[in-house]
Context: one part of a larger RNA
RNA sequence: CGUAAGGAUACUUGAAGGGAAGCUCUCCCUAGUACGAGAGGACCGGGAGAGACGGACCGCUGGUGUACCAGUUGUCCUGCCAAGGGCAAGUGCUGGGUAGCCAUGUUCGGAAAGGAUAAGCGCUGAAGGCAUCUAAGUGCCAAGCCCCUCUCAAGAAUAGGUAUCCCUUCCCGAGCAAUCGGGAUGAAGGCAGGCUGUAGACUACAGCCUUGAUAGGCUCUGUGUGUAAGAUCUGUAAGGAUUUUAGCUGAAGAGUACUAAUAGCCAAUCGG
Numbered sequence: 001c002g003u004a005a006g007g008a009u010a011c012u013u014g015a016a017g018g019g020a021a022g023c024u025c026u027c028c029c030u031a032g033u034a035c036g037a038g039a040g041g042a043c044c045g046g047g048a049g050a051g052a053c054g055g056a057c058c059g060c061u062g063g064u065g066u067a068c069c070a071g072u073u074g075u076c077c078u079g080c081c082a083a084g085g086g087c088a089a090g091u092g093c094u095g096g097g098u099a100g101c102c103a104u105g106u107u108c109g110g111a112a113a114g115g116a117u118a119a120g121c122g123c124u125g126a127a128g129g130c131a132u133c134u135a136a137g138u139g140c141c142a143a144g145c146c147c148c149u150c151u152c153a154a155g156a157a158u159a160g161g162u163a164u165c166c167c168u169u170c171c172c173g174a175g176c177a178a179u180c181g182g183g184a185u186g187a188a189g190g191c192a193g194g195c196u197g198u199a200g201a202c203u204a205c206a207g208c209c210u211u212g213a214u215a216g217g218c219u220c221u222g223u224g225u226g227u228a229a230g231a232u233c234u235g236u237a238a239g240g241a242u243u244u245u246a247g248c249u250g251a252a253g254a255g256u257a258c259u260a261a262u263a264g265c266c267a268a269u270c271g272g
Stems, first nucleotide, its partner, number of pairs: 001155001006166007017152004023051007035040001053109005061103004068096005073088006114146002120140004167272001169184006189266003193209005214260003217256005224248002230243005
């Protein structure tokens, strides 16, 4: 820019085409049956599991979790004690660990059916009085092919469908009029800007913008760590006990306008 000669929002159909997927094994029943002298041992059909692979997810089991908690060595600093902070090759080391991300965790998938076939097996059947699956005709048959399943997709120019929302106004000029040209208004909606994240290289996407819980802060809860500091008691002391399942707690949940989301621009009229 187009999509019938208005403007939008949301949800969709799926033509032609593209992409994904497509796996295998074991055991049980049928049945110790058919077959076989025996040894052995089925087709067909039904069922139960397993592995590898793939998708999604984080309730469980775990991993990570660079500063969430604790312990601890050396050294320097806050005058000293106590209590803390810095550094130790870019977490000093160690024990744990929320969210997020993840697998070794959880869950799901490959199916079934159909069509045309390959090799192969046939029916009828001549050339060639027989025979012959083939020459005319006509069947069966594969993890393969086409469908089926999942997914992308209306710029599919034959440009699809459904639902809902908005406007139908005014002025100036030309014209006998139909109508044409210019302007105003600024709907639904969109864009820009801002606060952000379930999104993300950028863009895009998604939520919110005071008629507000979008992010931060604060309060409460949860989670994690594991019983803070100070004080008292006790021990010569290192230390221990009580106050105290304490103190602290990134990303989690709820609440709360305290802080930051202020103000703009585009966009309608042949009655469609």
A computed fold for a 272-nucleotide part of an RNA from a Candidatus Omnitrophota bacterium, annotated as large-subunit ribosomal RNA, domain VI. The prediction has a mean pLDDT of 85. The RNAcentral record of the full RNA draws on ENA.